This is a predicted complex of two RNAs, RNase P RNA and transfer RNA, with 432 nucleotides together. Model confidence (mean pLDDT): 78 of 100. It holds a member of the Rfam family "Bacterial RNase P class A". Rfam links the family to the GO terms tRNA processing, ribonuclease P activity and dimeric ribonuclease P complex.
RNA sequence: UAAGUAAGACAAAUGAUCGCAGCUGCCAAUGCCGAAAGGCGGCAGGUGAGGAAAGUCCGGGCUUCGCAGGGCAGGAUGCCGGAUAACGUCCGGUAGAGGCAACUCUAAGGAUAGUGCAACAGAAAUGUACCGCCGAGAUGAUCGGUAAGGUUGGAAGGGCAGUGUAAGAGACUACCGCCUUUUUGGCAACAAAAAGGGCAUAUGUAAACCCCAUCCGAAGCAAGACCGAAAAGAAAGCGAUACGGCUGCCCGCCGUGCUUUCAGGUGGGUCGCUUGAGAUUAUCGGUGACGAUAAUCCUAGAUAGAUGAUCAUUCAAGACAUAACCCGGCUUAUCGUCUUGCUUAUUUU
RNA sequence: GCGGAUGUGGCGGAAUGGCAGACGCAGUAGACUCAAAAUCUACCGGGGGUGACUUCGUGAGGGUUCGAGUCCCUCCAUCCGCA
Numbered sequence: 001u002a003a004g005u006a007a008g009a010c011a012a013a014u015g016a017u018c019g020c021a022g023c024u025g026c027c028a029a030u031g032c033c034g035a036a037a038g039g040c041g042g043c044a045g046g047u048g049a050g051g052a053a054a055g056u057c058c059g060g061g062c063u064u065c066g067c068a069g070g071g072c073a074g075g076a077u078g079c080c081g082g083a084u085a086a087c088g089u090c091c092g093g094u095a096g097a098g099g100c101a102a103c104u105c106u107a108a109g110g111a112u113a114g115u116g117c118a119a120c121a122g123a124a125a126u127g128u129a130c131c132g133c134c135g136a137g138a139u140g141a142u143c144g145g146u147a148a149g150g151u152u153g154g155a156a157g158g159g160c161a162g163u164g165u166a167a168g169a170g171a172c173u174a175c176c177g178c179c180u181u182u183u184u185g186g187c188a189a190c191a192a193a194a195a196g197g198g199c200a201u202a203u204g205u206a207a208a209c210c211c212c213a214u215c216c217g218a219a220g221c222a223a224g225a226c227c228g229a230a231a232a233g234a235a236a237g238c239g240a241u242a243c244g245g246c247u248g249c250c251c252g253c254c255g256u257g258c259u260u261u262c263a264g265g266u267g268g269g270u271c272g273c274u275u276g277a278g279a280u281u282a283u284c285g286g287u288g289a290c291g292a293u294a295a296u297c298c299u300a301g302a303u304a305g306a307u308g309a310u311c312a313u314u315c316a317a318g319a320c321a322u323a324a325c326c327c328g329g330c331u332u333a334u335c336g337u338c339u340u341g342c343u344u345a346u347u348u349u
Numbered sequence: 350g351c352g353g354a355u356g357u358g359g360c361g362g363a364a365u366g367g368c369a370g371a372c373g374c375a376g377u378a379g380a381c382u383c384a385a386a387a388u389c390u391a392c393c394g395g396g397g398g399u400g401a402c403u404u405c406g407u408g409a410g411g412g413u414u415c416g417a418g419u420c421c422c423u424c425c426a427u428c429c430g431c432a
Stems, first nucleotide, its partner, number of pairs: 001345010012314007020048002023045005031040003050320001054331002057329005062220004074216005079093005094108001095106004109211002114209002116205003130150002132146005158176002161173003177199001178197008224271004233262006242256005278297008315318001350431007359374003367415001376392005394405004408424005
């Protein structure tokens, strides 16, 4: 210098004017709106979206309902150990795969618990003899042996070499693979070594049922709590010499009400609502995820829903996108700019 | 904001993991007719090829599997419910 790899930061900047939503302070009438609950003004100051606020895919807090305890059903997870409030997330390892390397990826339990499925092709798909080989037989038909060779298929009886045999065959032997046991190392996954088994444990599939282990009560802030016009309801009191309607008055006819208290909870209002598994810095523990301690800081909270517009200057010319109860993750979208570690190649010293 | 469902030819709508598109409607061509309708027959997703045939195709992209419309994951679109 080029190519790559891993981790992280920023998300146009500065100024002016107008505007929007909360908060704080001051001022003002004890005023206005409303039945009430409650809300409303002016001035000044300060604050005001994101790394994903998104998808709603997981986990937790919180709230209401349910719940003695246990089980079934259903769902989720799935190498091992750890972190955490919890997780399907993260960290560190193991095994396998990719890359020259740095490094990256893996839904990675069990197919000797059982059941199912494997179309077409092929003789045969989980149990078998089509061709071939060998033997018998009469050189035929047929019968028996045989998985070394051929054919089909994604998959065909551990592989390969030899011994052996009528031909063959783990029938036997060496090496490799697999399985079992033991020893050593490791918390463990696992690794290494030794001994044994001749492999009927028979092939694949569990993102088929299932088995094993662990975990899970349900719904979600439109959850829910409080205040409270109205409607339905209860009690007490008053009233028949009453009250209301036809109807302005009289007669007549028809109807039964009014007040208070309680209950109720619609429209409406308030809370939930942002101080929190919070942020920053320092020190300590840990390989790390993370944890502990101390100091400092307060950083949107609406309810038809605020963050915008205009002007000026600068440059690399501005991407994806806008909170609605709150956090921890994952996934997806994203113009670009910058920083650090490491690897490979080339050149120079 | 929260919860749930669906996606297959032009339209509706089938398909047990095994030749994708059964069946109906629509469409094209032919027959019948003087002409049309009805009826009958054939064809009927896209690309390539004279043709036999081949390749892609179930909203999009991946994965599991010998094999995916179907099973799993991520995304997209549409619809429904909750004050």